[in-house]
A computed fold for a 347-nucleotide part of an RNA from a Kiritimatiellia bacterium, annotated as large-subunit ribosomal RNA, domain IV. Lineage of the source: Bacteria > Pseudomonadati > Kiritimatiellota > Kiritimatiellia. Its mean pLDDT, the model's own confidence on a scale to 100, is 84. The full RNA is in RNAcentral, with records from ENA.

Context: one part of a larger RNA
RNA sequence: CCCUCGUUAAGGAACUCGGCAAAUUAGCCCCGUAACUUCGGGAGAAGGGGUCCUCAUCGAUCGAGAUUAUAUCAAAGAUGGGUGAGGCGCAGUGAAAGGGCCCAGGCGACUGUUUAACAAAAACACAGCACUCUGCAAACUCGAAAGAGGAAGUAUAGGGUGUGACACGUGACCAAUGCCAAAAGGUUAAGGCUAGGGGUUAGCCGCAAGGCGAAGCUCCGAACCGAAGCCCUGGUGAAUGUCGGCCGUAACUAUAACGGUCCUAAGGUAGCGAAAUUCCUUGUCGGGUAAGUUCCGACCUGCACGAAUCGUGUAACGAUCUGGGCGCUGUCUCAACGAGGAUCUCG
Numbered sequence: 001c002c003c004u005c006g007u008u009a010a011g012g013a014a015c016u017c018g019g020c021a022a023a024u025u026a027g028c029c030c031c032g033u034a035a036c037u038u039c040g041g042g043a044g045a046a047g048g049g050g051u052c053c054u055c056a057u058c059g060a061u062c063g064a065g066a067u068u069a070u071a072u073c074a075a076a077g078a079u080g081g082g083u084g085a086g087g088c089g090c091a092g093u094g095a096a097a098g099g100g101c102c103c104a105g106g107c108g109a110c111u112g113u114u115u116a117a118c119a120a121a122a123a124c125a126c127a128g129c130a131c132u133c134u135g136c137a138a139a140c141u142c143g144a145a146a147g148a149g150g151a152a153g154u155a156u157a158g159g160g161u162g163u164g165a166c167a168c169g170u171g172a173c174c175a176a177u178g179c180c181a182a183a184a185g186g187u188u189a190a191g192g193c194u195a196g197g198g199g200u201u202a203g204c205c206g207c208a209a210g211g212c213g214a215a216g217c218u219c220c221g222a223a224c225c226g227a228a229g230c231c232c233u234g235g236u237g238a239a240u241g242u243c244g245g246c247c248g249u250a251a252c253u254a255u256a257a258c259g260g261u262c263c264u265a266a267g268g269u270a271g272c273g274a275a276a277u278u279c280c281u282u283g284u285c286g287g288g289u290a291a292g293u294u295c296c297g298a299c300c301u302g303c304a305c306g307a308a309u310c311g312u313g314u315a316a317c318g319a320u321c322u323g324g325g326c327g328c329u330g331u332c333u334c335a336a337c338g339a340g341g342a343u344c345u346c347g
């Protein structure tokens, strides 16, 4: 030097990615307590005061019991207070443990759950909401099956999917894909039926070579009859999804309520917006600072927000993320000393 602790002048975050770590705070009693709010909360908000010992005095509560009982009274004693006086140390809970506080914003409503051993979160879950399937021998799941779960349940039930408290909302598009419905038409397999054809040959013809050829067996086989599906038709978005371009125009300029045109299934509504989304970008303006790529409030030019892959808000909650303030400190200016240990040396 290192590890674990303790103390520290002056300053007090100047440290650092970042107050990481440490410090501050802390129990009990009393006073007091804002915005906001779902009226429950927020709240231990915040912020103050008190706190030891002795004596005196005054209430209170309990208390064996007295009383027929209620009221009431009440010994010893116990508990906890008020007031006054005094004492000590310039200080009073305790010394084991036991909140630092506030402001603003993002995300997620909340309590919960999770990567046993680098992630506890904004991820998962959640109550609530919606769609969809299922009439019971249910749907669905496991299982060649028997059977079991679902369920000793029965649509206020059960399965699946999405969303995720609550408040206000949830727009357009059914062209594509999916799903549902309908069954008229088109297409369509095995199979069925079968016109026809081939092989074989009893027989017949022929001097012969050869030709014809019934039945049976066998091979091929058009037409016709053949389901679902697909095509076709219609519906369906809290189904998968999608939600334009160019040009011109107002009496300064600028801008364009307005107009034209092309394309589309339809061209993004409300709300929000440099955002956990903004490339250009440290956008511009305002606030905070002496100074602010972060932060807050706006603007809108949204590279590339947007409505249950939910949109926008929101009290409460959070070992959550971001910014700020007060307090506090060895984080630092800048280091020092002390305790224990480890290393090291000697034994």
Stems, first nucleotide, its partner, number of pairs: 002341007010333002014331001019328001027051005036041001038165001052087007060079003065073002088092001100326007107318002112124002128163007140149003166313004171243003176240002178236004185231003191225002196220005203212003244262005271305001272302001283299005